[in-house]
């Protein structure tokens, strides 16, 4: 200098004008005895993201029992740990890619069991024999044999000597696998420790199942109170060994005139609503996710639903997009640009 | 905002223990009729909404996106 990794952070900036929304502090004006409200107006003062997305997992919350036992039903799935909780994250550990830094990883369990495995192929899990080798003889049969060909995605370990009629773990050496044990390790595992066994005998579990956990059901249009207003209608289902809450289902539990549907009516208000597993900062403890203490900040809250438009200027010429009960995650969209750290490589010093 | 569902031929569905995908209708060819429907007899249909993935092998199985749809309040 050049190639390439990992990890955060930024999201056009500044001024000026009109405007829209929440707050607050006047005021004019209605409205009530007041408390307080409604309208209009003026000041100061906040006002969208890292994904506010998909709604994919987890959690608060509010209801229906504080969600209680069982069945089925879903989910996860190497290990330890963080964590309100996870299918998240941190560390480890087998596995796979790269030269490296690094990254990827649905990674229990096929010797409990059942299914599948088209085509080819002798044969697809039972073991088995088409070409081939080799003996025999009757020259196309019979028996031995799995070295070597052939068929598949996939056919009872691999290398070498020895052995055989040929040839085979038939024998043995080494590698490889099972098993019992040792050592390190919380563990997963690991071993160029030790014995033992000729060697179990495909592959699919993102089929069915098993094994271990973990999971109640609904979602702010959940739910709480006011107001207005109407036929307080009809029709089925039940009526205490029943209905229904309870929406998978049986006990449990609570409710008791209850529930479905048709039809009627209002389509307005307050509250839930934003302070919160909260953001930032320093110490301490942890290899890390995180945890403990101290200080210190308040940062949208709408309900037809804001944050927007001009103008002028500067430059690297500005992407995907826009909250709706809130949080921690993942996944997708993303024009550029910063900053820290680490690996090759080449060159100088 | 919440919650559920679908996507197969031009069109409207069908497709189950993963093995190469069908019916009607519509097109296209022939017959038949003076001709045109109708009728008869033949034929072509397909990236299975896209993309990774698991499998020897995906319409069928997992995910992750992308596109239509459908559902809700409250009073008695």
């Nucleotide at each position: 200098a050049g190639a390439g990794c990992u990890g955060g952070c930024c999201a056009g900036g500044c001024a000026g004008u009109c405007g829209c929304u929440g707050g607050u502090c006047g005021u004019a004006u209605c409205c009530g005895c007041a408390a307080g409200g409604g309208u209009g107006u003026g000041g100061c003062u906040g006002g969208a993201g890292g994904a506010a997305a998909g709604u994919c997992c987890g959690g608060g919350c509010u209801c229906c029992a504080u969600a209680g036992g069982g069945u089925a039903g879903a989910g996860u799935g190497c290990c330890a740990g963080g964590u309100a909780a996870c299918g998240c994250c941190u560390g480890g550990g087998g596995g796979g890619c790269g030269a490296a830094a690094g990254c990827c990883u649905a990674c229990g369990g096929a010797a409990a069991g059942u299914g599948c495995c088209g085509c080819a192929g002798a044969a697809a899990a039972u073991a088995u024999a088409c070409c081939g080798c080799c003996a025999g003889c009757u020259u196309g049969c019979u028996g031995g044999u799995a070295a070597g060909g052939g068929u598949g995605a996939a056919a009872a370990g691999g290398u070498g000597c020895g052995g055989u009629a040929a040839g085979a773990g038939c024998g043995c050496a080494c590698c490889g696998c099972g098993c019992g044990g040792g050592u390190g390790g919380u563990a997963a595992c690991a071993c160029g420790c030790c014995g033992u066994g000729g060697c179990a005998g495909g592959g699919u579990a993102a089929a069915c199942c098993c094994c271990a956990c973990u999971c109640g059901g609904a979602g702010c249009a959940a739910g709480a109170c006011c107001a207005a207003a109407u036929a307080g209608g009809a029709a089925c289902c039940u009526g205490a060994u029943u209905g229904c809450g309870u929406g998978a289902c049986c006990c449990g539990c609570g409710c008791a005139g209850g529930g479905u549907u048709c039809g009627g009516g209002u389509a307005g208000g307050u509250u839930g609503c934003u302070u919160g597993a909260g953001g930032c900062g320093c110490a301490c403890g942890g290899u890390g996710a995180c945890g403990u203490g101290c200080g210190u900040c308040c940062u949208a809250g709408a309900u037809g639903a804001a944050u927007g438009a001009c103008u002028g200027u500067c430059c690297a010429c500005g992407a995907c997009a826009g909250a709706a009960c809130c949080c921690g995650g993942c996944u997708u969209a993303u024009c550029g640009g910063c900053c820290a750290g680490c690996u090759c490589u080449u060159g100088c010093u | 905002g919440g919650g559920c569902c679908g996507u197969u031929a031009g069109c409207u569905c069908a497709g189950u223990c993963g093995g190469u995908a069908g019916a009607g209708c519509a097109g296209c060819u022939g017959g038949c009729u003076u001709u045109u429907a109708a009728c008869c007899a033949g034929u072509u249909u397909g990236u299975c909404g896209u993309g990774c993935g698991u499998u020897c092998g995906a319409u069928u199985c997992g995910c992750a996106c992308a596109c239509g749809g459908c559902c809700c309040a409250c009073c008695a």